[in-house]
RNA sequence: GGUAGAUAGCUCAGUCGGUAGAGCAGUAGACUGAAAAUCUACGUGUCGGGGGUUCAAUUCCCUCUCUACCC
Numbered sequence: 001g002g003u004a005g006a007u008a009g010c011u012c013a014g015u016c017g018g019u020a021g022a023g024c025a026g027u028a029g030a031c032u033g034a035a036a037a038u039c040u041a042c043g044u045g046u047c048g049g050g051g052g053u054u055c056a057a058u059u060c061c062c063u064c065u066c067u068a069c070c071c
Stems, first nucleotide, its partner, number of pairs: 001070006009024004018055001026042005048064005
């Protein structure tokens, strides 16, 4: 210098811009003599920071930081 990425505790989705979701984990309850397993319920996430465009930005544009890979 180039490419990809940064979204819940972890791993990750999120179409053409319309105020964000899954699995796992966790918590509570049911069940059990007690556990495990199973079932039910539960998410106020500065969408990495700042700025711009827009009625409206995780999404588009600029810049900065960080991570991985390539040169």
Record summary: Transfer RNA from a marine eukaryotic metagenome, 71 nucleotides, folded computationally. Its Rfam family is "tRNA". Rfam classes the family as a transfer RNA.